[in-house]
Context: one part of a larger RNA
Formats: sequence, structure tokens, C1' cells
RNA sequence: UCCUCCUUAAGGAACUAGGCAUAAUCACCCCGUAACUUCGGGAGAAGGGGUGCCUGAUUUGUGUAAGACUCCGCGUCUGAAGCAAUGAUGGCCACAGUAAAGAGGCCCGGGUGACUGUUUAGUAAAAACACAUCACUCUGCUAACUCGAAAGAGAACGUAUAGGGUGUGACACCUGCCCGGUGCUGGAAGGUUAAGGGGAGAGGUCAGCGCAAGCGAAGCUUCGAACCGAAGCCCCAGUAAACGGCGGCCGUAACUAUAACGGUCCUAAGGUAGCGAAAUUCCUUGUGGGGUAAGUUCCCACGCGCACGAAUGGUGUAACAACUUGGGCGCUGUCUCAAGGAGGAACUCG
Repeated sequence: UCCUCCUUAAGGAACUAGGCAUAAUCACCCCGUAACUUCGGGAGAAGGGGUGCCUGAUUUGUGUAAGACUCCGCGUCUGAAGCAAUGAUGGCCACAGUAAAGAGGCCCGGGUGACUGUUUAGUAAAAACACAUCACUCUGCUAACUCGAAAGAGAACGUAUAGGGUGUGACACCUGCCCGGUGCUGGAAGGUUAAGGGGAGAGGUCAGCGCAAGCGAAGCUUCGAACCGAAGCCCCAGUAAACGGCGGCCGUAACUAUAACGGUCCUAAGGUAGCGAAAUUCCUUGUGGGGUAAGUUCCCACGCGCACGAAUGGUGUAACAACUUGGGCGCUGUCUCAAGGAGGAACUCG
């Protein structure tokens, strides 16, 4: 010096990113227990008192002897003793009585997620995933869907109160506007459109004709226009708890300021309710209030929302959480500020 422990004056979080770690609380019995609440909870809330040993009042249970009743039975009732439980009162000892060990610290705000669960085997346990609930959508059974070249299998020995997919995420109150784009569903008049059908016409070859140039039937063969021709796309509608989206400029009131109001441009429609410097706010330590002697954090408001917003859910919410953030009581070597001790190690000597 290091490791693992023990103790500590006065103070008691001044430590620190943060009470990390320590200490404290702790069992059983009795008293007592708030807001809030989904009436179940919250709750072991909080906060108090008791606990050893001797004495043993009282009360209760069981029940022998005895007594009473008797339908006579191994019946019923009362019930000394004994045993068991209860434990008032009084007393004894100690610093200390759940005498050792083991055994919740608590309270008050805010955020997030309803909850119990699940997860990155070996840096993350969470606010992530799941969840019951709600909604949309597909599927009529040889179901949809999934696996498989297929046979077949699962779905399911089920049948729309069933099964698959997607989103949301208990519960309460709600869930606004936009179908122009993309997607999906439906429609079929028109436009476009494949193979195929069709075969106008053209070429090659070769009988034949012609002095030649050349013309050229049938056959074979190569190409091939019009026309017919499905879905799709274009087109027409519907649909947002489908993917998604939800404006700008200018002026205006008898102080000023502001603008209920007006004008204008654009759009498919211009953000409704609710919330809001927020797990979202850049400017920003916004401004005001609270808490502190002092508060970039925290709480309550305001709203000028850089860049909240309604099942990519909005706002609340009792209970719950090894979650996260702020405050307080208790407690302490975390600290002021360090000291002493025990057992090991390093190191030195032998």
C1' cells in the first nucleotide's frame, strides 16, 4: 500500500452524475391508520405500545369421582379433582428480555407502460415485446392462408360466436376534416392491347410460252395487310380504425396592443376536441408562480406548438413496476477528515 471485516467524538448528504455503498427498519401480539378508488383496494399505509423469569386472580375447553333426570341404553345434564389454554395483579434481575442467528426503511409529487407475464444464453429487463379489449379485412368448406415441382399435410376430425391477416393495446370520455396521389373493392360504354384465328397481297422455285428481254398455271415454300381477339392499363365510382395529408399574404376597433371582422391567392382538405417549453421547444436557464438562504433539474400555470393531436390513436386514470425524475423524514465514515483495531496479501529480514 491492497483485500475482507469491526468500532468511532461533534456534525448528519456538506459526498456524488445520482444517498452509489453503509447504516437504519425487520419476528409475533395489541391499538391505530389519510388522500384517492375501478369499492376489490390503497394497507404491514403512516404512527404507537408490548415481549425475559417468578406469582398466578379470572375465564374457557376437556372431564374422573359425585349428584340429578331417566323411555333404563355403553343415554342426557350439572360437574369437585386432574390436564390443557388464557393470562389480570404483584414481584425479581440486567445497559439490554423476538437478549445470539435469521426477518420490510418510510412518506409526498411528476413521467411512461393498465395489470401477472416475455426479451438481447455471454455489456441493455426497459417506457421495448406480449396481453385481455376494440376495429378493419379475407374465408361458404375440396375455405381462406401456410408448407410441398407433386401426391399430400397443417388449418381442423374445426365451419363465420369459426379460422387467417393487419393495426390498436385494461378501463373512462372520445376518435374531427380530406378519396386529388398510392393501394384495395366494384363497374363496364369507349380507347389501347398478346398468343391465336384470318388471309388481301408479295417473294422464291419450277412445267409451259417466247428469238430474246421476260411472262409464268398447279404444287411446295417464305413473308404477310384489313378484320376477330381476354385480363391488364387508360377511364368511371366507392373506400382513411387503408398508405397517407390536414395553407399563405394583406388590412381592420375612440390610448397602445391585439384582431371577433374584411380582402386576396392556392388546395383533395386546410388540424376539430383535448393536451402543450412536453420522453416532442431550436431560440431557452422562455415568462410568471411554488419549493430552497441560494434550484440549467422538479411541480403548477401561460401559449409565440422551430417541429403535439385523435386506433402510426388523443386526453385522463385506482392498482401494479429490480422502470425514470424531483422533494422530505429516519439513518448513517458518502463526506467535513480522518483515526484505531482484526484476519489475509504484497514487501523486508531470517

The part of an RNA shown here (large-subunit ribosomal RNA, domain IV) has 350 nucleotides and comes from a metagenome. RNAcentral holds the full RNA, with entries from SILVA. The coordinates come from a structure-prediction model, not an experiment, and the mean pLDDT is 88.